């Protein structure tokens, strides 16, 4: 570089004709898949956090707007819950933060030569990034992604498709 394949929504087509471009299948485009957001019913239920300018005003306090920030919250994701232990916080308790090169449950995910499921044993992951005080379900409507990472456990069984007879 290019093929075959796994993880993931994360893919195909078009490119003569019939858009721009170009000799890389790039924009655009058209089908596909996946997520946000979004009412009436329902559900929930008194919550509306901090800082920094500016107007206001019944004036040291509160109300708005505008910028910011992240502990409340809430989003993609399989990436969560519970506990002991250790250190921190406090006089101490309670309670809370932190620790996987600290541990244990349970409980989620992945493991490949037709595909889909199931059983058994083995091997691995349980991250990270995003919104910015604020979002429940939601029809019509609005609105985003279409990437990255990898190269191979093995067993019985069911159904299904191919190919051959």
């Nucleotide at each position: 570089a290019g093929g075959c394949g796994u993880u993931c929504a994360c893919c195909c087509c078009c490119g003569a004709a019939a858009g721009c471009a170009u000799c890389g299948g790039g924009c655009a485009g058209g089908g596909g898949u996946g997520g946000g957001g979004g009412a009436c019913c329902c559900a929930c239920u008194u919550a509306c956090g901090c800082c920094g300018u500016c107007g206001g005003c019944c004036a040291c306090g509160c109300c708005g707007a505008c910028g910011g920030c992240u502990u409340g919250g809430g989003g993609u994701g399989a990436a969560g819950c519970c506990g002991c232990c250790g250190u921190c916080c406090u006089g101490a308790c309670c309670g809370g933060a932190c620790g996987u090169c600290g541990u244990g449950g349970c409980c989620g995910g992945g493991c490949a030569a037709c595909c889909u499921u199931c059983u058994g044993c083995g091997c691995c992951c349980g991250a990270a990034c995003c919104c910015g005080a604020c979002a429940g379900c939601u029809c019509a409507c609005c609105u985003c992604a279409c990437a990255g990472g990898c190269g191979u456990g093995c067993u019985g069984a069911a159904g299904g498709g191919a190919a051959g007879u």